[in-house]
Transfer RNA from a Patescibacteria group bacterium, 72 nucleotides, folded computationally.
Its Rfam family is "tRNA". It is annotated as a transfer RNA.
Its mean pLDDT, the model's own confidence on a scale to 100, is 81.
Taxonomically the source falls in Bacteria candidate phyla (Bacteria).
RNA sequence: GGCCUCUUCGUCUAACGGUUAGGACAUCAGGUUCUCAACCUGGUAACACGGGUUCGAUUCCCGUAGAGGUCA
Numbered sequence: 001g002g003c004c005u006c007u008u009c010g011u012c013u014a015a016c017g018g019u020u021a022g023g024a025c026a027u028c029a030g031g032u033u034c035u036c037a038a039c040c041u042g043g044u045a046a047c048a049c050g051g052g053u054u055c056g057a058u059u060c061c062c063g064u065a066g067a068g069g070u071c072a
Stems, first nucleotide, its partner, number of pairs: 001071007010025004018055001027043005048064005
């Protein structure tokens, strides 16, 4: 340098083009407890960036950035 794959809450991981972007762990608040842990209830928190297609894009297309694989 060519080709291929990936990028979503703090972490991991889902989501036919029409979802309130879901779940687990974590975290915060409350309950329970003499206290802690465990357990129960509830909350906060995410689509890498820039364009395009579309009535509508996390999803499809192009480019950029980062990561990985492969051919040298």